[in-house]
Parts: sequence; C1' cells; structure tokens
RNA sequence: GCUGCCGGACGGGUAGUCGCUCCCGGCAACGGGGGAGGAAAGUCCGGUCUCCACAGGGCAACGUGCCGGCUAACGGCCGGGGGAAUCGCAAGGUUCUACGGACAGUGCCACAGAAAAUAUACCGCCUUAAAUGGUGGUGACAGGCCUUCGGCCUGUCACGCCGGGUAGGCUGAAAGGCCUGCCCCACCAGGUGAGGUAAGGGUGAAAUGGUGCGGUAAGAGCGCACCGCGGCAGGAGUAAUUCUGCCGGCAGGGAAAACCCCACGCGGAGCAAGACCAAAUAGGGGAGGAGGGGCUGCCCGCCCCGCUCGACUUCCGGGUAGGUCGCUAGAGCCGGAUAGUAAUGUCCGGCCCAGAGGAAUGACUGCCGCCCGCAAGGGUACAGAAACCGGCUUACAGUCCGGCAGCCUGC
Repeated sequence: GCUGCCGGACGGGUAGUCGCUCCCGGCAACGGGGGAGGAAAGUCCGGUCUCCACAGGGCAACGUGCCGGCUAACGGCCGGGGGAAUCGCAAGGUUCUACGGACAGUGCCACAGAAAAUAUACCGCCUUAAAUGGUGGUGACAGGCCUUCGGCCUGUCACGCCGGGUAGGCUGAAAGGCCUGCCCCACCAGGUGAGGUAAGGGUGAAAUGGUGCGGUAAGAGCGCACCGCGGCAGGAGUAAUUCUGCCGGCAGGGAAAACCCCACGCGGAGCAAGACCAAAUAGGGGAGGAGGGGCUGCCCGCCCCGCUCGACUUCCGGGUAGGUCGCUAGAGCCGGAUAGUAAUGUCCGGCCCAGAGGAAUGACUGCCGCCCGCAAGGGUACAGAAACCGGCUUACAGUCCGGCAGCCUGC
C1' cells in the first nucleotide's frame, strides 16, 4: 500500500427565490422562529398512557429457560461459564452458540444393516459332535527329473521323530523286507449340526465407552494402566463451573425446534385508546296544552294538522356530523465530572428539537464535494414521522476511524 473479516461513526455542504405546515407577536399587512430517520420500515418483543374486567386462589393456553449483573421492563444489553468450528507445537486467540430435564411417562429414529434399544449375531474367530475325503515323519544339505511358480525321486545328516493291531499276498534258504484290505489312533481340508464370542469386517447421521498390555480355545472391563463416566471429600469462585484426591469396572444411543415434566412470567383491548363540547333531522322521557298553521299586512272566508291514539310550546336525556383535548418537556438532547472491566448509574452545567390529521416537511437556481465520462453531459444509496419510549430484525451508494488476518513493496 492492497484485499478480506469484525466493531463504531457519518450518510451531501452552502447561498438565493417561490411555496406548505405549526408556534409567537401584530387589528391587519406583515415580521420572527421550528419542521423526518438511522432505520421514520417490519409491527417481532418489552414498557408508559387509556378504557374494560377483577375478593382471594387454582387450572388451561401462551412465552421464557447455563450463571451473575444492568434496566421502568424485555425474548434486550454487559460480563462470566460450558460446548462447537477454526488458527496455533503449546500457552492461547478469533467466530458462533434456544445451553433446564431423555432412570417420571408415552411415542419416534427414513434408507442401509444381524441389530436403532428388553439388545442382537450376517460374514468372521474358537470349541465340539457325527459323517466324507486326505496324510502318517519333519527339517536342512547335495545330486537328478519335469514346461514355470513349484513339485517329484534318490542319498546323507539332525531331531523332542520313526503310528498301533490284524488278515491276505509277493519275495527270500532264513531272519527279514515290500504291497493290499480292514479296525483303532493322531493330524489336515471343505461343508453340516450344537455351542462360545463380540477382537476384526461390513451398514448407517448414530451400534451398548476409547487406547495399550495381560489374559483366553477364541474373545470379552475378564484383569490392570491412562483417558472418559458416575459418586464422595477437600480447595477456588456470589454462582454457572473448575482443580485435586479417593472410591466404583461402570450407569447405557439420539432426539424435548415430539408430546411431556420442572421452574419462572403473564387479565383483555389498544390513541380509530379514551375524555369533553355539541347542531340539523328522526326516535325516547317530563311538564303545559285546545288550539296551531297557510292563502294574507288587516277583516271575512276557505284549506291543512289536532282536541287524551295529544297538533303546538317548552324542558331533559342518549347520540350523529362538526369542534376541542389526549398531542409531544421526555425512562429527552449536548457537554463535563465521577463509580463500575462493561452494560449502566449518580452529580453538575447548558438546551428546547415536527405535532399535522387524509395528513406539511416541497420545487427551482448558482457555487462546492463524490461517482461515471476524452468532452458535452449524466448521476448522487436505503428510505418518508402519525400517542410516546427502550430493544430486536430487515434495507442501505459511498466515506471515515479502530482492531485482526493475508499478500505485495521499501528501509
């Protein structure tokens, strides 16, 4: 210097003209002042506020779930612990983490596999039974033969070795030797039956602790050492948890983001909440009431409504349109000090910063910034308050700061 990741901040500036909305001053003309965001968004969580409900307690439903702290509260934040991934020889670093309980009970675990949870046994390993087949010395050396691996024959030597019995035959003068059959014995082979085993193979996301030594017919926590697991004791810590020692050969897989169990929390609706003022018309109630009204200014006349099913007058009440409040000074913003690792708290000083209501916050121009382009010129993210506040999540061009990692270059 570049790139990536993590965290934080900003997210156009300035001047002018014309508008919109609110407030203040003014009789008015007019003047002065305020006027979108980090997310105003999604409306997910928590609260303030308002109305309704409510003696007290419980069930259901819903939510939360390692420990400690912060807070008005939270499913948020901070710190710590355990676990996972990754880097590193290690110490340790970085990132992530819905992280109570699977001997309370019920259910589930595709495919594959013998077996997915009362364990079991496919291949394999071992023992044994009966039958079949084979062998009856083994090893070394030398020589020879066969096409090779290799096998066969002869001889010599060594040994812990020379199978046993019987019948027949051959040979020999004999002793003896050789051959064949049968029985017994030993060993070997491949299958079968019975049993042992869980080392090894194989399946799976997951297989009833792991490694090594001993042991055994073969094996096995069967025995032992270390690791793991469980229990007890002691030390450290507020705690989660951790360290050390001793004991126990050892509980029995996963999944609770299946039902469920345990602990804790929780009444409902939401500013169109809700409160106040209050027309016209039509209903309701009380009182008065025999008249009231029109042609028509007056008289006569005529017409309409009414006389207890009450015209008309007056009062009351609910309620609609409309208006006012709620409504923006607040868990507020800025700066400093201070306690704390931090979240956050406390103190001091300063400041006032939209409040409309079918809804204002806009348009144009000059200069500057940034991006694209040779230039002319074009573009400048996501987005738009609706009672308010604290969070979370999601969207966001570009810029800046800090940390970490990698690469390149120079000294």
The prediction has a mean pLDDT of 78. A computed fold for a 411-nucleotide RNA from a Terriglobia bacterium, annotated as Bacterial RNase P class A. Its Rfam family is "Bacterial RNase P class A". Rfam classes the family as a ribozyme. The gene name in the source record is rnpB.